[in-house]
RNA sequence: UCGUGCUAAGCGGGGAGCUAGCGGUGCCCUGUACCCGCAAACCGCUCUAGCGGGGCCGAAAUCCUUCUCGAGGCUUUUCCUCCUUUGGGACUGUGGCGUAAGUGACGUCGAGGGUCGGGUUCUGCGCGGCGGAAGCCCACGAACCCCGUCAGGUCCGGAAGGAAGCAGCGGUAAGAGGUGUCUUUCCGGGUGCCGCAGAGCUACCUGGCCUGAGCCAACUGCGCCACAAGCUGCAGGAGCGUCAAGUCGACAGAAGGUGCACGA
Repeated sequence: UCGUGCUAAGCGGGGAGCUAGCGGUGCCCUGUACCCGCAAACCGCUCUAGCGGGGCCGAAAUCCUUCUCGAGGCUUUUCCUCCUUUGGGACUGUGGCGUAAGUGACGUCGAGGGUCGGGUUCUGCGCGGCGGAAGCCCACGAACCCCGUCAGGUCCGGAAGGAAGCAGCGGUAAGAGGUGUCUUUCCGGGUGCCGCAGAGCUACCUGGCCUGAGCCAACUGCGCCACAAGCUGCAGGAGCGUCAAGUCGACAGAAGGUGCACGA
């Protein structure tokens, strides 16, 4: 150096999470690299860190170490958007109060003010009217317990004559009904250009008298106050993302390292 046969190693790896820690099952990313059993409020182990059983390959392209690249994951920071608590009140806006510079309306056919009076308002009395209920009038209306007249019949009487009295007829009571006003009484009212008296006179309307030029605040403007919707500050939270730092890191590539036996 070559050939043959063995053994160690290997037969996926990584991230987050869980764990005292290490792996696994499960989730995720890469990637294609054995099988069976166990396994998540779990299964197995202890820095030598899955356990048990079986199989393939096997000293190098396949194993180990280092470096480069870098899918992907995780942590934190900056920015952006939104939500919530809370604070501020320069500007826009909204509302209120005031002012009267401008516009406008009114005003010597008298603004505004003052004064006297009246009405609308309230109370009481009166009158009228409306509505209702009674009275009055009319007709109906009682088998008997209302009246009058009482056929028939009944009773008294020797007779003459009397008595009570049903039906019928007539008239009425209680009652319900109709009409309606010349008339009478009672009750009621957001009744009335009504009368009298009293009260009130804040507000509105109106008449007389005095004075004599402003008044209104609708719009614009100005000032103050309030609200805090727009605006803005702190804090907390959420979100695809974005900026940067850190960490782990598959695949891929490069370099180096690493047994035993026999034979030539």
Predicted 3D model of a 264-nucleotide RNA (Bacterial large signal recognition particle RNA) from a Chloroflexota bacterium. It was read from a public genome assembly, where an Rfam model found it.